[in-house]
Context: one part of a larger RNA
RNA sequence: CUGGGCGUAAAGGGCGCGUAGGCGGGUAUUUAAGUCAGAUGUGAAAGCCCCGGGCUCAACCUGGGAACUGCAUUUGAAACUAAAUAUCUAGAGUAUGGCAGAGGAAAGUAGAAUUUCCGGUGUAGGGGUGAAAUCCGUAGAUAUCGGAAGGAAUACCAGUGGCGAAGGCGGCUUUCUGGACCAAUACUGACGCUGAGGCGCGAAAGCGUGGGGAGCAAACAGGAUUAGAUACCCUGGUAGUCCACGCCGUAAACGAUGAGUACUAGGUGAUGGGGAAUUCGUUCUUCAGUGCCGAAGCUAACGCAUUAAGUACUCCGCCUGGGGAGUACGACCGCAAGGUUGAAACUU
Numbered sequence: 001c002u003g004g005g006c007g008u009a010a011a012g013g014g015c016g017c018g019u020a021g022g023c024g025g026g027u028a029u030u031u032a033a034g035u036c037a038g039a040u041g042u043g044a045a046a047g048c049c050c051c052g053g054g055c056u057c058a059a060c061c062u063g064g065g066a067a068c069u070g071c072a073u074u075u076g077a078a079a080c081u082a083a084a085u086a087u088c089u090a091g092a093g094u095a096u097g098g099c100a101g102a103g104g105a106a107a108g109u110a111g112a113a114u115u116u117c118c119g120g121u122g123u124a125g126g127g128g129u130g131a132a133a134u135c136c137g138u139a140g141a142u143a144u145c146g147g148a149a150g151g152a153a154u155a156c157c158a159g160u161g162g163c164g165a166a167g168g169c170g171g172c173u174u175u176c177u178g179g180a181c182c183a184a185u186a187c188u189g190a191c192g193c194u195g196a197g198g199c200g201c202g203a204a205a206g207c208g209u210g211g212g213g214a215g216c217a218a219a220c221a222g223g224a225u226u227a228g229a230u231a232c233c234c235u236g237g238u239a240g241u242c243c244a245c246g247c248c249g250u251a252a253a254c255g256a257u258g259a260g261u262a263c264u265a266g267g268u269g270a271u272g273g274g275g276a277a278u279u280c281g282u283u284c285u286u287c288a289g290u291g292c293c294g295a296a297g298c299u300a301a302c303g304c305a306u307u308a309a310g311u312a313c314u315c316c317g318c319c320u321g322g323g324g325a326g327u328a329c330g331a332c333c334g335c336a337a338g339g340u341u342g343a344a345a346c347u348u
Base pairs, nucleotide, nucleotide: 004319005318006317007302008301012316014201015200016199017198021194022193023192025088026087027086028085029084030083031082033081034080035077036076037075038074039073040072041071042070049065050064051063052062053061054060091191092188093187094186095185096183097182098181103177104176105175106174107173108172109171110154115149116148117147118146119145120144121143125136126135162169163168206247207246208245209244210243211242215241216240220236221235222234223233258315259314260313261312262311263310266293267292268291269290271288272287273286274285275284276283277282297304298303321348322347323346330341331340332339333338
């Protein structure tokens, strides 16, 4: 090394694009690199193994054989893999016509609400809590009516509904733009799958520069609670939350379940398309996506079950007792915070 695994026990990379590599549809012909068969040469001796012989036996010594599973050359075979040529359409893709959608980017715009300011009415409270107090208010608050400003978010619709590779995406309008799905034909003709490195995207928080700042709110201050209360509750409140550009690159980035293909009972919802029938109420059927319940099967169990954790194949990533430790050191990246890679002693 030959092994067993990765939903919850250790273990699926956060997600995509894609290089090398690995793997790869049908038919025909050819080649003969892999593959298979034969022959020749070689594969030192000793040793191991087998049959003999010699020391009284044995160890030991000695003769012969076998073996040396290998390598090289050569002659053949042609099913499979590979290579070459030709061809095909079931994989993949293109065109045409439809179609749903919070998919993305930019610009504009609407109404409700909170807050602040101005003006009117009006008077002694308001606010807050388990109860209070800090706090606001006779310099006129709270309440109510009218007006103005500004920022952020879009009630209802709204749905285990939709879209997106993931992160994620929700008022309305316009412009630009990506992808999916369905139907019927036509076309290309294996153009495919995966993907070490690499490149890109990547919530929140955080960082840089410049804006913005209504509400909320780390830190902070005060009031309570309490034995204490550096908390939970209350009153305030700054970063931040928002915008532009640039970094960061991490999350329980989760379905804790990598991607692709094929096969393997059903039932029941709901989404987007198509077809058939129809008494126009609907019924049947098909494709794609999305839920629930369940057969076989699987599983340690829980559970999974055509959206598999079933049955198989291809490719990638990862695991190998706990702690030390995602630490130290080194390297790379970063403005920093830190990230990525990632031990050992020792201990149990």
Background:
The part of an RNA shown here (small-subunit ribosomal RNA, central domain) has 348 nucleotides and comes from an uncultured marine bacterium. Its Rfam family is "Bacterial small subunit ribosomal RNA". Its family is annotated with ribosome and structural constituent of ribosome in the Gene Ontology. The coordinates come from a structure-prediction model, not an experiment, and the mean pLDDT is 90. The full RNA is in RNAcentral, with records from ENA and SILVA.